[in-house]
RNA sequence: GCCAAUGCUUUCUAGGGUUCCGCUUCUUGAAAAAGAAGGUCAGGUCCGAGAGAAAGCGGUACGGGCAGUAAUGCCUGUAUACACGGAGGGACAAAAGCCCGGGAGAG
Numbered sequence: 001g002c003c004a005a006u007g008c009u010u011u012c013u014a015g016g017g018u019u020c021c022g023c024u025u026c027u028u029g030a031a032a033a034a035g036a037a038g039g040u041c042a043g044g045u046c047c048g049a050g051a052g053a054a055a056g057c058g059g060u061a062c063g064g065g066c067a068g069u070a071a072u073g074c075c076u077g078u079a080u081a082c083a084c085g086g087a088g089g090g091a092c093a094a095a096a097g098c099c100c101g102g103g104a105g106a107g
Base pairs, nucleotide, nucleotide: 003107007057008056009055010054011053012052015047016046020044021043022041023038024037025036026035027034028033059080060079061078062077063076064075065074066073067072082102084105088100089099090098
């Protein structure tokens, strides 16, 4: 000095907090209920992975079949790996394995 690219969608999970619901405590109230506080509440909603899971689509590589003089077109099979990682900042009510980010760095 160089190290390109590694796509998209859906459903989940680890994980995450506390808007809403529920739950707990307190207060008011005859009651119904209302208000306040609590995530040091294993719940519902919610957020949620490049380095977690599954499925689908796309791309790429190598094949097969059909049509065609050919160029090429259509259908189809297989493969698609690897992946250590801060600090800090950002969003939503808030936080996070979310986003910055397969970033800095390490190698």